This is a predicted structure of a 349-nucleotide part of an RNA (small-subunit ribosomal RNA, central domain) from an uncultured bacterium.

Context: one part of a larger RNA
RNA sequence: CUGGGUGUAAAGGGUGCGUAGGCGGCUAUGCAAGUCAGAUGUGAAAACUGAGGGCUCAACCUUCAGAUUGCAUCUGAAACUGCGUAGCUAGAGUGUGGGAGAGGAAAGUGGAAUUCCGAGUGUAGCGGUGAAAUGCGUAGAGAUUCGGAGGAACACCAGUAGCGAAGGCGGCUUUCUGGACCAUAACUGACGCUGAGGCACGAAAGCGUGGAGAGCAAACAGGAUUAGAUCCCCUGGUAGUCCACGCCGUAAACGAUGAAUGCUAGGUGUUGGGGCCGACAGGCUUCAGUGCCGCAGUAAACACAUUAAGCCUUCCACCUGGGGAAGUACGAUCGCAAGAUUGAAACUC
Numbered sequence: 001c002u003g004g005g006u007g008u009a010a011a012g013g014g015u016g017c018g019u020a021g022g023c024g025g026c027u028a029u030g031c032a033a034g035u036c037a038g039a040u041g042u043g044a045a046a047a048c049u050g051a052g053g054g055c056u057c058a059a060c061c062u063u064c065a066g067a068u069u070g071c072a073u074c075u076g077a078a079a080c081u082g083c084g085u086a087g088c089u090a091g092a093g094u095g096u097g098g099g100a101g102a103g104g105a106a107a108g109u110g111g112a113a114u115u116c117c118g119a120g121u122g123u124a125g126c127g128g129u130g131a132a133a134u135g136c137g138u139a140g141a142g143a144u145u146c147g148g149a150g151g152a153a154c155a156c157c158a159g160u161a162g163c164g165a166a167g168g169c170g171g172c173u174u175u176c177u178g179g180a181c182c183a184u185a186a187c188u189g190a191c192g193c194u195g196a197g198g199c200a201c202g203a204a205a206g207c208g209u210g211g212a213g214a215g216c217a218a219a220c221a222g223g224a225u226u227a228g229a230u231c232c233c234c235u236g237g238u239a240g241u242c243c244a245c246g247c248c249g250u251a252a253a254c255g256a257u258g259a260a261u262g263c264u265a266g267g268u269g270u271u272g273g274g275g276c277c278g279a280c281a282g283g284c285u286u287c288a289g290u291g292c293c294g295c296a297g298u299a300a301a302c303a304c305a306u307u308a309a310g311c312c313u314u315c316c317a318c319c320u321g322g323g324g325a326a327g328u329a330c331g332a333u334c335g336c337a338a339g340a341u342u343g344a345a346a347c348u349c
Base pairs, nucleotide, nucleotide: 003320004319005318006317007302008301012316014201015200016199017198021194022193023192025088026087027086028085029084030083031082033081034080035077036076037075038074039073040072041071042070048066049065050064051063052062053061054060091191092188093187094186095184096183097182098181103177104176105175106174107173108172109171110154115149116148117147118146119145120144121143125136126135162169163168206247207246208245209244210243211242215241216240220236221235222234223233258315259314260313262311263310266293267292268291269290270289271288272287273286274285275284276283277282297304298303322349323348324347331342332341333340334339
C1' cells in the first nucleotide's frame, strides 16, 4: 500500500462557514471522452507454458505454437458515467401567514442577601470546632432598629423543559439582531451533499493595558491535628474572580458515538405547531424536537435499537503489536510569555 477498523480495546478533528477536489434527482435528445465489440499493425531475442525433436536418460540444447493480459489506428454500439441542448418538480432555496424560545449584542432598571460606614437601644461575650486555639470585643463587640455606600450573583418559577454549530445561555424592561419550526404551495428550477488547505468562533485558568473590588479565594501568615503535617479542619488573606479592549486556543471541549440522504415492528411520557371529531372532559391524526422501554438486526460483551452502535451510498478526519521512554527531544510554524500545534529515536520490559 492493501485489507480491516474508530461508544468502552489504538482510532471522530472542540465547533461552524467555505475554496480546490470527490460525489450527485427525473424526462427527452445529440456527441462518443470513459465503457463495450470487431479488424489491422505492433508488442526484439532469450526466459515462461504446451506439443514434438537431439545428446544412452535427465539437467541442457533445439523446432513449432501459445502467451506477452499492453499500445496505436480504423470501423461500429449507445445501456451506464461524462459533455452539450431542451424541459420537469419529489432535493434545495425564495415568498406569504403564524406561534414558541435562559439564541446573540447594547443600554437602563428591581428586590433579597453578604460586607463596610454612621446613629440609637443594650451588656459581656462573640466566633469557630470532633474538641480547641489563633481571631473579634468594655476604646462597647455579637444581638437588634433606622439610614447610607459599594460590588457581585439573580431564590421561588425550574421541568430527562427550552434555545444555540459547538463553547455555552437564567431577575425585569427597551432597542438592534441571528437561526429553527408549523401551515400554504405563489415563485426559482438541481441552484445539492461533503469538504484537504483556509477563515471565523471557541469553558476555565493564564497573559498585557486601564478600571473596579462586596463575597469567595490559589499563594502566603497564624492556630490546631500529628511521631512529623510543607495536607485535610479553623482564623485571616493577595493575585484572581467582575468591566473595557487586546492575546492565548486548550479541556473527561463527552453522547468518550464526524456530516448528509434514504430504508427498517411497536409502546409510553414530554415541548412547539397544524388538521379532523366532540357531549367542550377529551379522543384520533400529522410534522419538528426531546426522554424512557422494547422487536428484527447488530455487538467480544456491556449494550444500541426511526435521536442506531441496524441495512446501503457519498465525502472528510483518524488508527495500524502492547507498556515505558513521551506527547518528551530536535526541527518548523504560532505566541508578549506561559506554552500550543506538528512529533521521533536510542534504550528498556